Predicted 3D model of a 99-nucleotide RNA (Glycine riboswitch aptamer) from an Anaerolineales bacterium.
RNA sequence: GCGGUUGGCGGGGGAGAGACCCGGCCCACGCCGGGCGCCGAAGGGGCAAGCCUGCCAGAGGCGGGUGAAACUCUCAGGCAAAAGGACUCCGCCAACCCA
Numbered sequence: 001g002c003g004g005u006u007g008g009c010g011g012g013g014g015a016g017a018g019a020c021c022c023g024g025c026c027c028a029c030g031c032c033g034g035g036c037g038c039c040g041a042a043g044g045g046g047c048a049a050g051c052c053u054g055c056c057a058g059a060g061g062c063g064g065g066u067g068a069a070a071c072u073c074u075c076a077g078g079c080a081a082a083a084g085g086a087c088u089c090c091g092c093c094a095a096c097c098c099a
Stems, first nucleotide, its partner, number of pairs: 003097011018036001020035006037079003043075001044073003050066007
């Protein structure tokens, strides 16, 4: 110097589902309390193979631990726009790996 992984920063793209009903804050915006209905892509929870392990044992069987997601749950969050947004692309930086 080339490449890879992870993270940070800046920029681009980025879905779903109620501008629902009642009451309060003078109205609106927004927020708070209550009600019904929804969404999954902040965050969080759950687990398959595999791996480790215990007991019984003839093949084998029954358990425990670990264990990913865009699967699943809907705690949290969200259901006009804006904001947010998993993920992804570009640039820069840092750490580590390969050479």
Model confidence (mean pLDDT): 80 of 100. The sequence was found by an Rfam model in a public genome assembly. NCBI's taxonomy places the organism under Bacteria, Bacillati, Chloroflexota, Anaerolineae, Anaerolineales.